Annotation
Model confidence (mean pLDDT): 89 of 100. This is a predicted structure of a 75-nucleotide RNA (c-di-GMP-I riboswitch aptamer) from Desulfuromonas sp.
RNA sequence: AUACGUAAAAAGCAAAACUGGAGCGAUCCAGUGACGCAAAGCCACGGGCCUCAUGCAGGUAGCCGGGCUGCCGAA
Numbered sequence: 001a002u003a004c005g006u007a008a009a010a011a012g013c014a015a016a017a018c019u020g021g022a023g024c025g026a027u028c029c030a031g032u033g034a035c036g037c038a039a040a041g042c043c044a045c046g047g048g049c050c051u052c053a054u055g056c057a058g059g060u061a062g063c064c065g066g067g068c069u070g071c072c073g074a075a
Base pairs, nucleotide, nucleotide: 004073005072012037013036017032018031019030020029021028022027035062041068042067043066045065046064047063048060049059050058051057052055
């Protein structure tokens, strides 16, 4: 450095549900909350799924692939 992680430690994220807000909606934001996550960090590029006011339209990265970046280091 690459791969890998069923070991340890530190740090991190946060499903459902509830509350408040944004949106026509999918869904998103904040708080509470933890089902889980070794990229559950970021990017809609390909596929999938979802939405509407159906078009030069949106959403989902916690559906999969891909790209970029990143913490730790036992086997």
The sequence was found by an Rfam model in a public genome assembly.